[in-house]
SAM riboswitch aptamer (S box leader) from Oceanobacillus zhaokaii, 118 nucleotides, folded computationally.
Model confidence (mean pLDDT): 80 of 100.
Its Rfam family is "SAM riboswitch aptamer (S box leader)". Rfam's curators write: The SAM riboswitch is found upstream of a number of genes which code for proteins involved in methionine or cysteine biosynthesis in Gram-positive bacteria.
The sequence is in RNAcentral, with records from Rfam.
NCBI's taxonomy places the organism under Bacteria, Bacillati, Bacillota, Bacillaceae, Oceanobacillus.
RNA sequence: UCCUUAUUAAGAGCAGGGGAGGAAUCUGGUCCGUCGAUCCUGCAGCAACCAUCACUCAGAUUGUAUUUCAGUGAUAAGGUGCUAAGUCCAGCAAGCAUUUUAGCUUGGAAGAUAAGGG
Numbered sequence: 001u002c003c004u005u006a007u008u009a010a011g012a013g014c015a016g017g018g019g020a021g022g023a024a025u026c027u028g029g030u031c032c033g034u035c036g037a038u039c040c041u042g043c044a045g046c047a048a049c050c051a052u053c054a055c056u057c058a059g060a061u062u063g064u065a066u067u068u069c070a071g072u073g074a075u076a077a078g079g080u081g082c083u084a085a086g087u088c089c090a091g092c093a094a095g096c097a098u099u100u101u102a103g104c105u106u107g108g109a110a111g112a113u114a115a116g117g118g
Base pairs, nucleotide, nucleotide: 001118002117003116004115005114006113007112008111013043014042015041016040017039021032022031023030026091027090028089029088044083045082046081049079050078051075052074053073054072055071056070058068059067060066087110092107093106094105095104096103
């Protein structure tokens, strides 16, 4: 860097540094920010993807053991991640509603994170 799978309306902030933009990208909107944001460091926390443990179903096995897949529950020492706003909202497609305007639902695309693979 690419591919696959899963999740993406929950949750969780203080201190120090620094000094102007930031919310991935483009457009539009809406917000955050000199009452110091984004970012970096330290500490703290959240969550439970991986992980560890227990149990259950099914398969492999002549059978026990063992192992694989799936599920449920517990834990938080470890690997990641995260700690403004739904991934801030929309953009593409289909459907619903509407005299006009405004709207809603589902799916997709793109992104993010994890696990696995090339």